Predicted 3D model of RNase P RNA and transfer RNA as a complex of 459 nucleotides. Rfam match: Bacterial RNase P class A. By type it is a ribozyme. Rfam describes the family as follows. Ribonuclease P (RNase P) is a ubiquitous endoribonuclease, found in archaea, bacteria and eukarya as well as chloroplasts and mitochondria.
[in-house]
C1' cells in the first nucleotide's frame, strides 16, 4: 500500500430567540388556576411484533385427549426458538462465515413427465435346459453341432429413462452373472480406547435394495388462557326495563379447544332497546445504569462503591436564525517529481447531514441507517 | 397501544407440492339493416419480494414489503 475477516464505539456541536410536557419551591387570587424561579425530557434500533418472561384478571387442585412449539453435546439465564463454548458438515488460500443438525430395516403416504421397472419389477440383452422346424458330420436311425421359432428358469453385470435405478472402484469367480469370494473407500453393527457428552482414532463382521420427516408420523422435552383498552377505586348514569333458550342437579363454573375426578356457586347464556364513556390508580427504582475487584476460555456470575436518568393520554421532548464541524462534487492554489499518474494540504462555490420516533415493564431476535471513529487479525505486492 | 386477518390475469374468485385456470371485462369474426343478446376464435400472469427445504414450490418453512378490521375485535 491494496483487498479482506472480527469486535466495539458515536448518532453532529454552541449561541441566540419562540414554544412544549412533567417535578419541585416561592407568591397571588374568586381555590381551582395564574406568576416567576430552578432543575429534568426519546432510541440503537423507541421499530416490526417474531420469541421468552415479570405484572394482572379467570375461586381451586390434578389427570387425560387434541393442539402448538422445540430437536448433534455441554453450559448460562427468571425465562427463551436467545447467548457462550464444544462436535460433525459446508464454502473460502486464509482471517474466518454459514448450517431447522433426532429417527427412512415402527408403520402410512408420495415421488409427475420418461422409464421394463420408483421398491418388488425384467422391456431390449446375456446364459442354461426342454420343444418344434430346416441343415451339417452322415446314406436311414440313434448321438453331437449350428441356427429359427416357442416354452420354463437364471442374471441385473451392460444399453436406454430419469432429479434418483439395488454401496463405489478393481481383480477373482461363473454357465452367463451378482459382496458370491478377496483388496482398498463409504455405511451400518458391535468391541476396546479416549473424552463430562457429542464425539474421535482402532479392531472385528460382508451386515449392505432409493429420496421426502420446513408429508402425516415415531421418540425426548416444553407448554392453561387473556392481555395495562389486563386489573382496582371514585364519580356519573340506568332503577333493575323487553324477548328467548337450557335447569333446579342429568344445571354452571378453566374468560376464547374437549372430557374426567375432587372443589366452588344457587341461577347461568343469548338477543332487542336504553345509559355513562369523566378522574384517580396499575405508572415508571428496575431480572437497573456506570467504575472498581474477583471467578469463568466465554456467554455470565458474586462483591463493593456510586448514580435517579421522560412518563404524554388527541398524546410533550420542537420551529426558525447565526457560527462552526463531517461528507460527496466542481474549479484553483500551493508542496513534493526530470514528467505523467497519483497523493497531501488550502480557499470558495454547490448539493447532503440518515434510519427512526416512548406509551405496562423487561431479556433477545430479525429488518432500517447518511456517515466517521477505534482495536484485533488474514491475504498479496513493495521497502528495509 | 394491543390483537387478528389478506395478498393469484385489468376485476371478483378458485387451485394448497407436479405443464396456473373459472367468470366478468377486452380483441377480432359470425348473426342483424344497426346496436344488445348468442355463437366461435383469442389477447392477457414478476402467483406481492427475497431466502431456504425439495428432483420439483402459487401451494411448505422463515424474512419483509404494502393492505384491511377498531361500541359489526378490546374500556
Nucleotide at each position: 500500500u491494496c483487498a479482506g475477516g472480527g469486535g466495539g464505539c458515536c448518532a453532529g456541536a454552541c449561541g441566540g430567540u419562540c414554544g412544549c410536557c412533567g417535578g419541585u419551591c416561592u407568591c397571588c387570587c374568586c381555590c381551582g388556576g395564574g406568576a416567576g424561579g430552578c432543575g429534568g425530557g426519546a432510541g440503537g434500533a423507541a421499530c416490526g411484533u417474531c420469541c421468552g418472561a415479570a405484572c394482572u384478571c379467570c375461586a381451586u387442585c390434578g389427570g387425560g385427549c387434541a393442539g402448538g412449539g422445540u430437536g448433534c453435546c455441554g453450559g448460562u439465564u427468571a425465562a427463551c426458538u436467545g447467548c457462550c463454548g464444544g462436535g460433525c458438515g459446508g464454502c473460502g488460500u486464509g482471517a474466518g462465515c454459514c448450517g431447522a443438525c433426532g429417527g427412512a430395516a415402527a408403520g402410512u403416504g408420495c415421488c409427475a413427465c420418461a422409464g421394463a421397472a420408483a421398491c418388488a419389477u425384467a422391456c431390449c440383452g446375456c446364459c442354461g435346459g426342454g420343444u418344434u422346424g430346416c441343415u451339417c458330420g452322415u446314406a436311414c436311425a440313434a448321438c453331437g453341432g449350428g441356427u429359427u421359432g416357442u416354452c420354463c428358469g437364471g442374471u441385473c453385470a451392460g444399453g436406454g429413462u430419469g432429479a434418483a435405478a439395488u454401496g463405489g472402484u478393481g481383480c477373482g469367480g461363473u454357465a452367463a452373472g451378482a459382496g458370491c469370494g478377496c483388496a482398498c473407500c463409504g455405511g451400518c453393527g458391535u468391541c476396546g480406547u479416549g473424552g463430562a457428552g457429542a464425539c474421535a482414532c482402532g479392531g472385528c463382521g460382508g451386515c449392505c435394495g432409493g429420496g421426502c420427516a420446513a408429508a402425516c408420523c415415531c421418540c425426548a422435552c416444553c407448554c392453561g388462557g387473556a392481555g395495562c383498552a389486563a386489573g382496582g377505586c371514585c364519580a356519573a348514569a340506568u332503577a333493575g326495563g323487553g324477548g328467548g333458550a337450557c335447569a333446579u342437579a342429568u344445571g354452571g363454573g378453566g374468560c376464547u379447544g374437549c372430557c374426567c375426578g375432587a372443589c366452588c356457586c344457587u341461577g347461568u347464556c343469548c338477543c332487542c332497546g336504553g345509559g355513562u364513556a369523566g378522574g384517580c390508580u396499575g405508572c415508571u427504582u428496575g431480572a437497573g445504569g456506570c467504575g472498581g475487584c474477583a471467578g469463568g476460555u466465554a456467554a455470565c456470575u458474586g462483591c463493593c462503591g456510586u448514580c435517579c436518568u421522560a412518563g404524554a393520554u388527541g398524546g410533550a421532548u420542537g420551529g426558525c436564525c447565526g457560527u462552526c464541524g463531517c461528507c460527496g462534487c466542481g474549479c484553483c492554489c500551493u508542496c513534493g517529481u526530470g514528467g505523467g499518474c497519483u497523493g497531501a494540504g488550502g480557499a470558495c462555490g454547490c448539493g447532503g447531514u440518515a434510519c427512526a420516533g416512548a406509551a405496562u415493564u423487561c431479556g433477545g431476535c430479525g429488518u432500517a441507517u447518511c456517515g466517521g471513529c477505534c482495536c484485533c487479525c488474514u491475504g498479496a505486492c513493495g521497502g528495509c | 397501544g394491543g390483537g387478528c386477518c389478506c395478498g393469484u390475469a385489468g376485476c371478483u374468485c378458485a387451485g394448497c407440492g407436479g405443464u396456473a385456470g373459472a367468470g366478468c371485462a377486452g380483441u377480432g369474426g359470425a348473426c342483424u339493416u344497426u346496436u344488445a343478446a348468442u355463437c366461435c376464435a383469442u389477447c392477457g400472469g414478476u402467483c406481492c419480494u427475497c431466502g431456504g427445504u425439495u428432483c420439483g414450490a402459487a401451494u411448505c418453512c422463515g424474512a419483509g414489503c404494502g393492505g384491511g378490521c377498531u361500541c359489526a375485535c378490546c374500556a